[in-house]
Context: one part of a larger RNA
RNA sequence: GGGCUAACGCUGGCGGCGCGCCUAACACAUGCAAGUCGAACGAACCUUCGGGUUAGUGGCAGACGGGUGAGUAACGCGUGAGCAAUGUGCCUUUUUUCUGGGGAUACCGUUUGGAAACGAACGUUAAUACCGAAUGUGCUGUGACUGCGGCAUCGUAGUUUUAGUAAACUGUUAGGGAGAGAAGAGCAGCUCGCGUUCUAUCAGCUAGAUGGUGGGGUAACGGCCUACCAUGGCUACGACGGAUAACUGGUCUGAGAGGAUGAUCAGUCACACUGGAACUGAGACACGGUCCAGACUCCUACGGGAGGCAGCAGUGAGGAAUCUUGCACAAUGGGGGAAACCCUGAUGCAGCGAUGCCGCGUGAGUGAAGAAGGCCCUUGGGUUGUAAAACUCUUUCGUCGGGGAAGAAAAUGACUGUACCCGAAUAAGAAGGUCCGGCUAACUUCGUGCCAGCAGCCGCGGUAAUACGAAGGGACCUAGCGUAGUUC
Numbered sequence: 001g002g003g004c005u006a007a008c009g010c011u012g013g014c015g016g017c018g019c020g021c022c023u024a025a026c027a028c029a030u031g032c033a034a035g036u037c038g039a040a041c042g043a044a045c046c047u048u049c050g051g052g053u054u055a056g057u058g059g060c061a062g063a064c065g066g067g068u069g070a071g072u073a074a075c076g077c078g079u080g081a082g083c084a085a086u087g088u089g090c091c092u093u094u095u096u097u098c099u100g101g102g103g104a105u106a107c108c109g110u111u112u113g114g115a116a117a118c119g120a121a122c123g124u125u126a127a128u129a130c131c132g133a134a135u136g137u138g139c140u141g142u143g144a145c146u147g148c149g150g151c152a153u154c155g156u157a158g159u160u161u162u163a164g165u166a167a168a169c170u171g172u173u174a175g176g177g178a179g180a181g182a183a184g185a186g187c188a189g190c191u192c193g194c195g196u197u198c199u200a201u202c203a204g205c206u207a208g209a210u211g212g213u214g215g216g217g218u219a220a221c222g223g224c225c226u227a228c229c230a231u232g233g234c235u236a237c238g239a240c241g242g243a244u245a246a247c248u249g250g251u252c253u254g255a256g257a258g259g260a261u262g263a264u265c266a267g268u269c270a271c272a273c274u275g276g277a278a279c280u281g282a283g284a285c286a287c288g289g290u291c292c293a294g295a296c297u298c299c300u301a302c303g304g305g306a307g308g309c310a311g312c313a314g315u316g317a318g319g320a321a322u323c324u325u326g327c328a329c330a331a332u333g334g335g336g337g338a339a340a341c342c343c344u345g346a347u348g349c350a351g352c353g354a355u356g357c358c359g360c361g362u363g364a365g366u367g368a369a370g371a372a373g374g375c376c377c378u379u380g381g382g383u384u385g386u387a388a389a390a391c392u393c394u395u396u397c398g399u400c401g402g403g404g405a406a407g408a409a410a411a412u413g414a415c416u417g418u419a420c421c422c423g424a425a426u427a428a429g430a431a432g433g434u435c436c437g438g439c440u441a442a443c444u445u446c447g448u449g450c451c452a453g454c455a456g457c458c459g460c461g462g463u464a465a466u467a468c469g470a471a472g473g474g475a476c477c478u479a480g481c482g483u484a485g486u487u488c
Stems, first nucleotide, its partner, number of pairs: 001488004007483004013360006019353002021318001026316003030313003035060003040057002043054004067271003076196008086188003091184008099133001101131002108123006138165004143160007169176002197243003204234003209231008246268004250261004273294005296307004324350001326349003332346001333344004363393004373384004397429001399424005407415001432477005437458003443472005453460002
């Protein structure tokens, strides 16, 4: 000198664009943040007889989006490869099929338990819910054969034998949907090379440990798991232990090399009161799902129950310190739906904060009797100072009045009567902070008298202090200025 998610002191006019719990991954009142489909189904209610509403069954979605950084020194991340060891709902293209049956069950009704949460028994009914059967383009397994290829296990294309294996219908003008495959896209899983903080005042570590065989398990390789067998494996190129830490693109600084850092934005990972577990599903071991245990809070009729803001607001606590319990789905995007549409604290906006960057304003010209006042004085004057007044002018911003977009494809605008345009009035409503001994730009007077005080370093102050306090004057920056912190 530069930077900061900044804080504190004094001060504070406007706008645009950013940013805004760095501390307690502390505890949370209240509201909202994930629903949707009646063109899958029966039923109930309403009806203008067109239809509508909905609790339940069923489907899709709730694995996205949003938050946080506790854990993690790891194939977690970054980068480059590999899977001849893999999966894939929705979407696109494409081949082919949608035949014929059955038994239940919720809702509902009756009875009934409980304070509640929530149930129980019996009866009844439907489906794109569930279960057999048929068919088998195919697919999967098994046996046989052929071609081509390779990377060790093998891959790929085809012929054939045999066993197994599907489906769902709805709406009607259209259309929507279901089953079995093939290909694609996107997404996901796994493996490997290299890179990734400090510590040796941590030197030895390891029994599923290292490898093999059989078996199991997974979408898939694998001690991933298991039985048996062997005794291996890692380590001074730092194992093991300890400490610290999410990683990256980037950001700050610097001429660079480097150093520091990882807010916002973007990619990845991990977590969701703490610990554990699986279920469902294409996908979770699942923030606003389930079960168990624990701590805490709440309700209770004491028998038993309910909850999880590291979603958006908001509250308390902690702290030097960090915002509104706002508006809207108009746009962009997401979920559901054939659609209309519904939902969306994602998002778009508004609010608050000089928290940062940028821009603008607080007037311009003329104006010497160099006014008054202040300060200094050698009492002549000097200075404040063209500064003011006065005259002339302008009206940015702000105020008042009028008009008024774009963002929106036909309709639809939260923002918003916003941006912007026109007009009107008046210099009117709008300047401070720090410093002035040297470093370092800027000096005098008074007060004080090693006192009171100052101070980043050197150092000032003990009676003439440019260094303390005040005043006048000056210097610098300016809606900011200084202080302290941190980093280069």